[in-house]
RNA sequence: GUCGCAUUAGCACAGUGGUAGUGCGCUCGACUUUUAAUCGAGCGGCCACGGGUUCGAUCCCCGUAUGCGAUG
Numbered sequence: 001g002u003c004g005c006a007u008u009a010g011c012a013c014a015g016u017g018g019u020a021g022u023g024c025g026c027u028c029g030a031c032u033u034u035u036a037a038u039c040g041a042g043c044g045g046c047c048a049c050g051g052g053u054u055c056g057a058u059c060c061c062c063g064u065a066u067g068c069g070a071u072g
């Protein structure tokens, strides 16, 4: 230099065109003499960034950035 993969909540990851979810975490409550465990409720995301296609984009297309890998 070229090619491929990844980028979604604090962390790990689902989600393949129709209002974005799970687990852990955090907060509050229940239970308990207390803690832990368990149970209930809640918090937290302009889906890496910029454009395009579409009635509608996390999802399709193009570019950019970062990381990983392959190749010369």
Base pairs, nucleotide, nucleotide: 001071002070003069004068005067006066007065010024011023012022013021018055025043026042027041028040029039030038048064049063050062051061052060
The RNA shown here (transfer RNA) has 72 nucleotides and comes from a bacterium.
The RNAcentral record of the sequence draws on ENA.
Its mean pLDDT, the model's own confidence on a scale to 100, is 81.
It matches the Rfam family "tRNA". From the family's description: Transfer RNA (tRNA) molecules are approximately 80 nucleotides in length. The family's RNA type in Rfam is transfer RNA.